[in-house]
Context: one part of a larger RNA
RNA sequence: UUGGGCGUAAAGAGUGCGUAGGAGGUCUGACGCGUUAACUGUAAAAUUUCACUGCUCAACAGUGAACGCGCGGUUAAAACGGUCAGACUAGAGGAUACCAGAGGUCAUUGGAACGUACGGUGUAGGGGUGAAAUCCGUUGAUAUCGUACGGAACACCAAAGGCGAAGGCAAAUGACUGGGGUAUUCCUGACUCUGAGGCACGAAAGCGUGGGGAGCAAAAAGGAUUAGAUACCCUUGUAGUCCACGCUGUAAACGAUGUUCACUUGCUAUUUCGAGUAUCGACCCUCGAAGUGGCGGAGCUAACGCGUUAAGUGAACCGCCUGGGAAGUACGGCCGCAAGGCUAAAACUC
Numbered sequence: 001u002u003g004g005g006c007g008u009a010a011a012g013a014g015u016g017c018g019u020a021g022g023a024g025g026u027c028u029g030a031c032g033c034g035u036u037a038a039c040u041g042u043a044a045a046a047u048u049u050c051a052c053u054g055c056u057c058a059a060c061a062g063u064g065a066a067c068g069c070g071c072g073g074u075u076a077a078a079a080c081g082g083u084c085a086g087a088c089u090a091g092a093g094g095a096u097a098c099c100a101g102a103g104g105u106c107a108u109u110g111g112a113a114c115g116u117a118c119g120g121u122g123u124a125g126g127g128g129u130g131a132a133a134u135c136c137g138u139u140g141a142u143a144u145c146g147u148a149c150g151g152a153a154c155a156c157c158a159a160a161g162g163c164g165a166a167g168g169c170a171a172a173u174g175a176c177u178g179g180g181g182u183a184u185u186c187c188u189g190a191c192u193c194u195g196a197g198g199c200a201c202g203a204a205a206g207c208g209u210g211g212g213g214a215g216c217a218a219a220a221a222g223g224a225u226u227a228g229a230u231a232c233c234c235u236u237g238u239a240g241u242c243c244a245c246g247c248u249g250u251a252a253a254c255g256a257u258g259u260u261c262a263c264u265u266g267c268u269a270u271u272u273c274g275a276g277u278a279u280c281g282a283c284c285c286u287c288g289a290a291g292u293g294g295c296g297g298a299g300c301u302a303a304c305g306c307g308u309u310a311a312g313u314g315a316a317c318c319g320c321c322u323g324g325g326a327a328g329u330a331c332g333g334c335c336g337c338a339a340g341g342c343u344a345a346a347a348c349u350c
Stems, first nucleotide, its partner, number of pairs: 004321003007304002012318001014201004021194003025088007033081002035077008048066007091191001092188003095184005103177007110154001114150008125136002162169002206247006215241002220236004258317006266295011299306002323350003332343004
């Protein structure tokens, strides 16, 4: 190399778009590049196979014959692959009608809670804990009422619910905007799938500049606890959390399960749409499509489990794995303001 694998044992890139490449629907014709066959040339000798022979045998050696991938030439075949030409509609896309949705961006508005300030009532406590104390309060707290301001998050609805490629997305309204589903089967006519590099997006934390700062809260301080307590508990509290722009590019970025297509018993729930039936109408009922769940058959699996949303049966393409540690480290390179990220060993050791 062939071969074996990747839910949990090592192994699916965080996600998408897409270049090269790889793979590719139905029918007809042409070519004869791949492919196949025949003939032929070449394929040094030795080696290999067979027969015979020479060393007493054998190894070894000699003679003759055979075999021979591949390459060149000639002739032939045309199923499959390829190329060219033509046609098709089942893949793909579009049109039309309708539909659901926390999909995205921006702006505006709202109520509850919280905090602060001011004013009223009111008086000695409040707060906190296992118990306390630090802390707040007679310069009037806590409680309660009113007014104003501020920032952040949106109770109920809410669901095994919905949307999005993933990260993720939830008050309301408006503007702009992406994707999806169903139905008619009208149009285009293979326009498809995957995708090394590449490009884009990418939670939280972190970084830069400028704002903002209610609550919460790394760091820090104090009070407790304790043998100690650099913690758990309490009182404070700064970055940060929020906004704009720019960077970072990582997560148990998880379904620990790459994307696409086809095929293979079922039951049940739910979301969206449609057809039929029914009805005054809406439900109900039957069927179809697309999602999201639960349970299970065959089959698969080391088992657990998966089971038409496959981890079943096949096909195409990509990524990745090859004993543990050293190590996702060193060195080098690329990227980054930095933090660090990506790529990625070995000695040694078991």